[in-house]
C1' cells in the first nucleotide's frame, strides 16, 4: 500500500429566544424560580422472566416446545467454552446436531429391480441334459454373474490385486463399517490395540420413540373511591336422601363457577352463567430504585459472579420532549417511550477505536 | 397497549396426508350467430401462490424470519 476478518462505540455540536411536560420551592392567587424530559432499537410481539388474578398451581391424560456436551443466569429456543461436520489460502465463519437396528407411512417419472432385492442389456457356458459334428468343437436348454452398460435425487461398502469358466468379501491389503477392551478427558469425544468380511438406503422442519420443560390470562391484568341507570326482557341448569326443636339449619351426593381441552382434586356460592338491552366514560393506586446505572478491585479461559465507592437518570393518559435564529463540522440515517426486565430477529447516513489475517513492493 | 387471524389470475374461492404440466364461478380477448346488441356456443389470455431463507430428490403445501391486511377488549348494576 491493497484486500478482508472480528469485536466495541458514537449517533451532529454549542449558543440565544420563545414554548410543552413531571417534580420541587416561593406566593391567598395570577404567577414566578430551580431541576428532570426517548431509542440502540423506544419496532416486530418471535421467546424467557417480574408483577397482578384465579388453590402458595396440585395428580393424570391430551395438546405444545426444546434437543452434540459441559457452564453461565431469575429464566430462555439466549449467552459462553468445548467437540463432531462443513466452507474459506488464512484470520475466521456456518450447521434444527437425540433415535431410520422399536413400529407404520411414503419415495412421483425413469428404471430389471425402490427395500424380504432383483436378471433388461451385457458377460459366462466349468458342471448335467439333448442335437449336430469336418472330433477342433458349435447350438439349444438347465443355469451361474452384480464385474460393465444403461436408468435415477439415491441400486445393497470403496480402490487395489489374487482368484475364477465368468464373477463375487471368495481371498488378501489400505480406506470406511459394526462389535469389545486400554488410555486422555466432568461429558460430547478423542486416540490406540484387538476382533468381524459387512449386516439393516434416504425420510423424523412425515407420524412415532427416548430424555427435558410447560396451569390459565394479561397492566384495557388487579384494587380503593365516586357518579349514574330499567338491577328490565329472554335461555341453560337449579334435583335428591338423612337428621333435628318440623319455621328453618345441618350432613352426604348432586348443581353452578374459579379464564380457550378432558378426568381427579381443592375453594367459593345458594343462585349461578351466557346473550340482548340500560347506565358511566371521573379520581387516585398499580407507575417506576431497577436482577439499576457509572468507577475501581477480586475469582473465573469466557458468559459472569462479587466487594467497595457514587449517583437518581422520562412517568404520560386526546398522551409532553418542539419551533425559529445564528456559528460551525465530517452536512446528519432508521425511527420515538405507555407496567417493567434479558434476549432474538428487523430497520438504519456516515465515522471512530482496538485486536487479527492474506497479497504485493522495499529495507 | 394487549390477544388472534388471514395472504393463490383484475375480483371471489379451490387445491385433504409433499409429486411431474395450480383449478373454478365472474370478468377480459377474439370468432360464430343477429339487420345491431343482449342472452347463448367454441377458442383463448392471464399467476415469480406477499417476499426472503432453510428441509427435501422434489414445497402452493413442512419450519423459520419479515412484509400487508383485518377482527377483538373497559368499568357498574
Nucleotide at each position: 500500500g491493497g484486500a478482508g476478518u472480528c469485536g466495541g462505540c458514537c449517533a451532529g455540536g454549542c449558543g440565544a429566544u420563545c414554548g410543552c411536560u413531571g417534580u420541587c420551592c416561593c406566593g391567598c392567587a395570577a404567577g414566578g424560580g430551580g431541576u428532570g424530559g426517548a431509542g440502540g432499537a423506544a419496532a416486530g410481539u418471535c421467546c424467557g422472566g417480574g408483577c397482578u388474578c384465579c388453590a402458595u398451581a396440585g395428580g393424570g391424560c391430551a395438546a405444545g416446545g426444546c434437543g452434540c456436551c459441559a457452564g453461565a443466569u431469575a429464566a430462555c429456543g439466549u449467552c459462553u467454552g468445548g467437540g463432531a461436520g462443513g466452507c474459506g489460502u488464512g484470520a475466521g465463519c456456518c450447521u434444527a446436531c437425540g433415535g431410520a437396528a422399536a413400529g407404520u407411512g411414503c419415495c412421483a417419472c425413469a428404471g430389471a429391480a425402490a427395500a424380504u432385492a432383483u436378471a433388461c442389456c451385457g458377460c459366462c457356458u466349468a458342471c448335467g441334459u439333448u442335437c449336430g459334428u469336418u472330433c477342433g468343437c458349435g447350438a439349444a436348454c438347465c443355469g451361474g454373474u452384480a464385474a460393465g452398460g444403461g436408468u435415477g435425487a439415491a441400486a445393497u461398502g470403496g480402490u487395489g490385486u489374487g482368484g475364477u469358466a465368468a464373477g463375487a468379501g471368495c481371498g488378501c491389503a489400505c480406506c470406511g463399517c459394526g462389535c469389545c477392551g486400554g488410555u486422555g478427558g466432568c461429558a460430547a469425544c478423542a486416540u490406540c490395540g484387538g476382533u468381524g468380511g459387512c449386516a439393516g438406503g434416504g425420510u423424523a422442519a412425515a407420524c412415532c420413540c427416548c430424555g427435558c420443560c410447560u396451569g390459565g390470562a394479561g397492566c384495557a391484568a388487579g384494587g380503593u373511591c365516586a357518579a349514574a341507570u330499567a338491577g328490565g326482557g329472554g335461555a341453560a341448569c337449579a334435583g335428591a336422601c338423612g337428621g333435628u326443636u318440623u319455621g328453618a339449619c345441618c350432613g352426604u351426593c348432586g348443581c353452578g363457577u374459579g379464564u380457550g381441552g378432558c378426568c381427579c382434586g381443592c375453594a367459593c356460592g345458594a343462585g349461578u352463567u351466557c346473550c340482548c338491552g340500560g347506565g358511566u366514560a371521573g379520581a387516585c393506586c398499580g407507575c417506576u430504585u431497577g436482577a439499576g446505572g457509572u468507577g475501581c478491585g477480586c475469582g473465573g479461559u469466557g458468559a459472569c459472579g462479587u466487594g467497595c465507592a457514587u449517583c437518581c437518570c422520562a412517568g404520560a393518559c386526546g398522551a409532553a420532549u418542539g419551533a425559529u435564529c445564528g456559528c460551525u463540522c465530517a452536512c446528519g440515517a432508521c425511527a420515538g417511550a405507555a407496567c417493567c426486565c434479558g434476549g432474538c430477529u428487523u430497520a438504519u447516513c456516515g465515522g471512530c477505536c482496538g485486536a487479527c489475517u492474506c497479497c504485493c513492493a522495499c529495507u | 397497549g394487549g390477544g388472534c387471524c388471514a395472504c393463490u389470475a383484475g375480483c371471489u374461492c379451490a387445491g385433504g396426508c409433499g409429486g411431474u404440466u395450480a383449478g373454478a364461478g365472474c370478468g377480459c380477448g377474439g370468432u360464430c350467430c343477429u339487420g345491431a346488441u343482449a342472452a347463448g356456443a367454441c377458442c383463448g389470455a392471464g399467476g415469480u401462490c406477499u417476499g426472503u431463507g432453510g428441509u427435501u430428490c422434489g414445497a402452493g403445501u413442512c419450519c423459520a424470519c419479515a412484509g400487508u391486511g383485518g377482527c377483538c377488549c373497559a368499568c357498574c348494576a

The prediction has a mean pLDDT of 80. Predicted 3D model of RNase P RNA and transfer RNA as a complex of 440 nucleotides. Rfam match: Bacterial RNase P class A. The family's RNA type in Rfam is ribozyme.